The RNA shown here (transfer RNA) has 72 nucleotides and comes from a Candidatus Daviesbacteria bacterium.

């Protein structure tokens, strides 16, 4: 320098172009003599950044940034 993959909640990961979700962690409540376990509830997101296409973009296109792998 070039090629491929990847970036979504605190963590690990989903999501056919049509309301962004789950598990775990944390919070509150219940249960218990207490803790743990268990049950319930609510919260938590500029989907890496900036543009473009579209009625509509996490998803498609372009550039850039970070990470992993490969070629030279």
């Nucleotide at each position: 320098u070039c090629c491929u993959c990847u970036g979504u909640a605190g963590c690990u990961c989903a999501a056919u172009g049509g309301u962004a979700g789950a598990g775990c962690a944390g919070a509150u409540c219940g249960c218990u003599g207490u803790u743990a376990a268990c049950g319930a509830u609510a919260a938590g997101g500029u989907u890496g950044u900036a543009g473009g296409u579209u009625c509509g973009a996490g998803u498609c296109c372009u550039a850039c940034c970070g990470g992993a792998g490969g070629a030279g």
Taxonomically the source falls in Candidatus Daviesiibacteriota (Bacteria, Bacteria candidate phyla).
Its mean pLDDT, the model's own confidence on a scale to 100, is 81.
Rfam family: tRNA. Gene Ontology term of the family: triplet codon-amino acid adaptor activity.
It was read from a public genome assembly.